[in-house]
């Protein structure tokens, strides 16, 4: 210093669900709440999943399409807290 993670100290996040906002929507914000989480701390680079206003096709039903979402789906990038084996 790297890997690495323990019923360790000391904290730390906060899933469903309700309540209230923003937003077309998927989502998000604040409050309550705890299922988890050693990066569930930050980055849409790659895969992948949702939405689909706007755009486009259709005679309709609808189908497509992200410039919008998700970091708590996997990769990757970066930083960081402790210190048992």
């Nucleotide at each position: 210093u790297u890997c690495c993670g323990a019923c360790a100290a000391g904290g730390g996040c906060a899933a469903a669900c309700c309540c209230c906002c923003c937003g077309a929507a998927a989502g998000g914000a604040g409050g309550g709440g705890g299922c988890g989480c050693a990066a569930a701390a930050c980055c849409a680079c790659c895969g992948g999943u949702c939405u689909a206003a706007g755009g486009g096709c259709g005679c309709a039903g609808g189908c497509c399409u992200a410039c919008g979402a998700c970091a708590g789906c996997g990769g990757g990038g970066c930083u960081a807290c402790c210190g048992a084996a």
c-di-GMP-I riboswitch aptamer from a Woeseiaceae bacterium, 85 nucleotides, folded computationally. The prediction has a mean pLDDT of 92. Its Rfam family is "c-di-GMP-I riboswitch aptamer". Rfam describes the family as follows. GEMM was predicted in a large-scale screen for bacterial structured RNA regulatory elements. It was read from a public genome assembly, where an Rfam model found it.